RNA sequence: CUAGAUUGUUGGCUAGCCGCCGCGUGUUUACACGGGGAGGAAAGUCCGGGCAGCGUAGGGCAUGACAGUUGCUAACGGCAACCGAGGGAAACCUCAGGGAAAGUGCCACAGAAACAAGACCGCCUGUUUACAGGUAAGGGUGAAACGAGUGAGGUAAGAGCUCACAGCGCCUUACGGUGACGUAAGGAGAAGGUAAACCCUGUCUGCUGCAAGGAGAUACAUCGGCAAUAGGUGACCCGCCGCUGGUGUGUCGUAAGAUCCGCUUGAUCUUGUCGGCAACGGCAAGACUAGAUAGAUGGCUGGCAAAACAGAACCCGGCUUACAGAUGGUCUAGCGUA
Numbered sequence: 001c002u003a004g005a006u007u008g009u010u011g012g013c014u015a016g017c018c019g020c021c022g023c024g025u026g027u028u029u030a031c032a033c034g035g036g037g038a039g040g041a042a043a044g045u046c047c048g049g050g051c052a053g054c055g056u057a058g059g060g061c062a063u064g065a066c067a068g069u070u071g072c073u074a075a076c077g078g079c080a081a082c083c084g085a086g087g088g089a090a091a092c093c094u095c096a097g098g099g100a101a102a103g104u105g106c107c108a109c110a111g112a113a114a115c116a117a118g119a120c121c122g123c124c125u126g127u128u129u130a131c132a133g134g135u136a137a138g139g140g141u142g143a144a145a146c147g148a149g150u151g152a153g154g155u156a157a158g159a160g161c162u163c164a165c166a167g168c169g170c171c172u173u174a175c176g177g178u179g180a181c182g183u184a185a186g187g188a189g190a191a192g193g194u195a196a197a198c199c200c201u202g203u204c205u206g207c208u209g210c211a212a213g214g215a216g217a218u219a220c221a222u223c224g225g226c227a228a229u230a231g232g233u234g235a236c237c238c239g240c241c242g243c244u245g246g247u248g249u250g251u252c253g254u255a256a257g258a259u260c261c262g263c264u265u266g267a268u269c270u271u272g273u274c275g276g277c278a279a280c281g282g283c284a285a286g287a288c289u290a291g292a293u294a295g296a297u298g299g300c301u302g303g304c305a306a307a308a309c310a311g312a313a314c315c316c317g318g319c320u321u322a323c324a325g326a327u328g329g330u331c332u333a334g335c336g337u338a
Stems, first nucleotide, its partner, number of pairs: 001334010012304007020037002023034004039309001043320002046318005051209004064204004068082005083097001084095004098200002103198002105194003115147001120139002122135005149165005168189001170187007213261003216252011231241003268287008
């Protein structure tokens, strides 16, 4: 330099004018000043959790989800590292990655046959245009063909029928590893595929979502519930008091429902340091960074350039999807130069 692999960052700037939503201060209906005001995905709402209500969800059944191992985490179906299988020359990438020797089902078309039964062509034998028997090496069909390859022996022709070497999964033992698993030795052996078919094994799983849900004192009226083993007071017993929910009106009060809380201080962020291969965790210091409720975060004009996907609504961790342009690190291969 070229080709590639991988992982990040950024996501318009600027000047003027006019606005919008919170916060603070002041001389507080308002106005002035100061300061803050969308994202990496705010999106899809797919998974997990916090929080809240219902009220017990302890056990069992069902449903659904997940599926190599070890770790991380509040948790997960997420993430990290490793193992195995597959792809690549390599960096690296991909995997719905438990069980097909429990049972059942299915395997289109073609084909004789789609799985335990059978033989289309061929080969061999016999009494040879045919028929019967033997065979499963060779051919043909098919995504897949009876299920251990090559060579030799063997035979009428053949066949793990026998032998040698090689392969396969299973079992046992030894060694290495926390483990998945790997390596080696020995043993017995011959089993088609499909679980993104039913099914079996293991683990998890209550339902509903912030329009969740919550927020006075007192008096009166009205509509209910409970009738004692209930409720309140109270550590408990005795004792004492009927207790309690909804709705409406009045008074108090800044306000009492066209309101306020929930609502943004949080598994938070930044920096440093320590532990760990990493995901991640510990410690220290510092920071406060939108909070609306018809819903603010904008509009116009000029300049720089042609400028993407896209707009918070309880919060957080992930996943997935969309994305113009700019840009950093690490690694692989080839070529060139020193």

About this RNA
The RNA shown here (Bacterial RNase P class A) has 338 nucleotides and comes from a Candidatus Saccharimonadota bacterium. A source record names the gene rnpB. The RNAcentral record of the sequence draws on ENA.